[in-house]
Context: one part of a larger RNA
Molecule: small-subunit ribosomal RNA, central domain
Organism: Hydrocarboniphaga daqingensis
RNA sequence: CUGGGCGUAAAGCGUGCGUAGGUGGCUAUUUAAGUCGGAUGUGAAAGCCCUGGGCUUAACCUGGGAACUGCAUUCGAUACUGGGUGGCUAGAGAUCGGUAGAGGGCAGCGGAAUUCCGGGUGUAGCGGUGAAAUGCGUAGAUAUCCGGAGGAACACCGAUGGCGAAGGCAACUGCCUGGGGAUCUGACACUGAGGCACGAAAGCGUGGGUAGCAAACAGGAUUAGAUACCCUGGUAGUCCACGCUGUAAACGAUGAGAACUUGACGUCUGCUUGCUAUGCGAGUAGGUGUCGUAGCUAACGCGAUAAGUUCUCCGCCUGGGGAGUACGGCCGCAAGGUUGAAACUC
Numbered sequence: 001c002u003g004g005g006c007g008u009a010a011a012g013c014g015u016g017c018g019u020a021g022g023u024g025g026c027u028a029u030u031u032a033a034g035u036c037g038g039a040u041g042u043g044a045a046a047g048c049c050c051u052g053g054g055c056u057u058a059a060c061c062u063g064g065g066a067a068c069u070g071c072a073u074u075c076g077a078u079a080c081u082g083g084g085u086g087g088c089u090a091g092a093g094a095u096c097g098g099u100a101g102a103g104g105g106c107a108g109c110g111g112a113a114u115u116c117c118g119g120g121u122g123u124a125g126c127g128g129u130g131a132a133a134u135g136c137g138u139a140g141a142u143a144u145c146c147g148g149a150g151g152a153a154c155a156c157c158g159a160u161g162g163c164g165a166a167g168g169c170a171a172c173u174g175c176c177u178g179g180g181g182a183u184c185u186g187a188c189a190c191u192g193a194g195g196c197a198c199g200a201a202a203g204c205g206u207g208g209g210u211a212g213c214a215a216a217c218a219g220g221a222u223u224a225g226a227u228a229c230c231c232u233g234g235u236a237g238u239c240c241a242c243g244c245u246g247u248a249a250a251c252g253a254u255g256a257g258a259a260c261u262u263g264a265c266g267u268c269u270g271c272u273u274g275c276u277a278u279g280c281g282a283g284u285a286g287g288u289g290u291c292g293u294a295g296c297u298a299a300c301g302c303g304a305u306a307a308g309u310u311c312u313c314c315g316c317c318u319g320g321g322g323a324g325u326a327c328g329g330c331c332g333c334a335a336g337g338u339u340g341a342a343a344c345u346c
Base pairs, nucleotide, nucleotide: 004317005316006315007300008299012314014198015197016196017195021191022190023189025088026087027086028085029084030083031082033081034080035077036076037075038074039073040072041071042070049065050064051063052062053061054060091188092185093184094183095182096181104175106174107173108172110154115149116148117147118146119145120144121143125136126135162169163168203244204243205242206241207240208239212238213237217233218232219231220230255313256312257311258310259309260308263291264290265289266288267287268286269285270284271283272282273281274280275279295302296301319346320345321344328339329338330337331336
């Protein structure tokens, strides 16, 4: 010396399940494959290295030694790793009973509001803006009352709250997940190249639906112009069923699992327990937050939910531009996605 890294500088796959592979708890015994030691054989010569000799020296030639770090055979050692056998319960899982929750799917149902339709009252404006105009209105609008239709979303509760692997999930009522205790199994585990599944919005296909909103589009304004911002309209779409797409600042810009390391203050859900007991504490387990010690960090900051101290496995990075482009492959109905360069240039 035997690379350094990935919150913000390049770099954690969007998320999960899982194949191969890699890694793997405590203990007894056995084996001796890895590992360690001895011996033997071999490891051509020359060369390199050490030490002598010969040319007047040197280069060069020559003798001896060492080395050749390897391989094979054999005899041993048994701490660790591996293999076999047996045991254990702290990891992991199963069963039981209870508990919290916008976790998911299907079906049913509720009220407020917008719009439209019918009717009543009522009369000249309404609407909109910085100001206006387009627009609507004497064929009776806006306002107000009654009735009806239809679609979409669920005010208050509501939170620094909860659930979910992530995406995400919120009116109300019937099936499936997940966290803590007792019994059982006895390492059954962790990670995970490929693979498979899920995956916001927009978009696509077929068929429905369409109240509000609203790309495109039209008109009115503004402006030097205004293919915008503002206003009046308005179609796809937004909604439903089935299928596809497979991407996001898919973010905690922080992969998963495990262990260890001063504290303080909230909050959610359980369990145990004390008291003056509709309440107030204490302890404990799991989540979710704020601050902060040591430590880390280029700094910002992180700080038991680590970006601290370590281990296992996977993914990824290696100057900027060219470029997430070209070509090819694979996927897709398409849009495009995925894999992914080089020339050249600084």